[in-house]
RNA sequence: UGGGAUGUCGCCAAGCGGUAAGGCACAGGACUUUGACUCCUGCAGUCGUGGGUUCGAAUCCCGCCAUCCCAG
Numbered sequence: 001u002g003g004g005a006u007g008u009c010g011c012c013a014a015g016c017g018g019u020a021a022g023g024c025a026c027a028g029g030a031c032u033u034u035g036a037c038u039c040c041u042g043c044a045g046u047c048g049u050g051g052g053u054u055c056g057a058a059u060c061c062c063g064c065c066a067u068c069c070c071a072g
Base pairs, nucleotide, nucleotide: 001071002070003069004068005067006066007065010024011023012022018055026042027041028040029039030038048064049063050062051061052060
């Protein structure tokens, strides 16, 4: 420098055009003498970032950024 892949909650991870599942963690509560276990409730108003397309975009298109792989 060229090609490819990935980028979603603190962590892991679904989603593939119609307002983001789940697990762990965390917060509140129930239970308990206390703790643990178990159960209930809550937790992504910017899905790397800036634009574009669309009635509607995490999902499509373009630029850029980061990480990884391949080639030279």
Molecule: transfer RNA
Organism: Oscillospiraceae bacterium